Model confidence (mean pLDDT): 75 of 100. SAM riboswitch aptamer (S box leader) from Confluentibacter flavum, 128 nucleotides, folded computationally. Taxonomically the source falls in Confluentibacter (Bacteria, Pseudomonadati, Bacteroidota, Flavobacteriales). The sequence was found by an Rfam model in a public genome assembly. The model forms 94% of the base pairs in the Rfam consensus.

This record gives sequence, C1' cells and structure tokens, in this order.
RNA sequence: AUGUUAUCAAGAAAGGUAGAGGGAAUAGACCCGUUGAAGCCUUGGCAACCCUUUACCUUGUAAAGAAGGUGCUACGUUCUACUGCUUGUCCUGAAUUUAUUUUCAGGAACUAUUCAGAAAGAUAACGA
Repeated sequence: AUGUUAUCAAGAAAGGUAGAGGGAAUAGACCCGUUGAAGCCUUGGCAACCCUUUACCUUGUAAAGAAGGUGCUACGUUCUACUGCUUGUCCUGAAUUUAUUUUCAGGAACUAUUCAGAAAGAUAACGA
C1' cells in the first nucleotide's frame, strides 16, 4: 500500500506570502477565483475519531470536557453517471360519460424528480 469498522444534509476566521487556477479520478453540468485560486507560514475557530472524567456494568452504551494526537474551516462527498422503487407519457381491456370524459386492471419502451442501496472518495481508529 491492500484491508476492517464507523461517520460524511450540521459546524467553523483573520493576516502574511504567492500569482492562476480550484471544487478527488474519468465524462457531463454547475459554481468559486486578479474584489486574489491552489500551495506555504502564523494566530484563531469548529467538531468530537483517538483521548480524559463520570454513570450504568450489556465491555459496550450514555453524558460532560477539550490539555494532547489527528482532521476540518464556499456550494449535501457541489450535482449526475451503477442498480432498484416511485411518477409521467404510450398501448390494450372493462365500467362510466354528451365526449379518449372519468376510474380500475394489465403490458412494453422511454423518462425528469424523489427515495433506497451500491461503487468510488474523504476522515479517524485498528491492523499489516
């Protein structure tokens, strides 16, 4: 490195340097950026994975804390792409109506959105 588990719709600044890109990868879209991107440095802040304390005592759970180890500090992991569900369009049949008008059942293809899962990614701990 590969791997396992958990979380990922919340939260959180300023200065210096630097000088054109950035938002993981591929494709598409959208957004941010000379009113200064990425990177680096300093000081803050956010969070609560490890950690500390307390309670229970199922060894794990809950609550509190934030000295230490990490991490983070625009947009849901920026959105979509893989699978399925739902919806709509279309066709057929039955009942119903002035009327393919309304309702129900079945079927195929396509389909925006929603929802769920997966894949991939990020972070932490373990382990190697």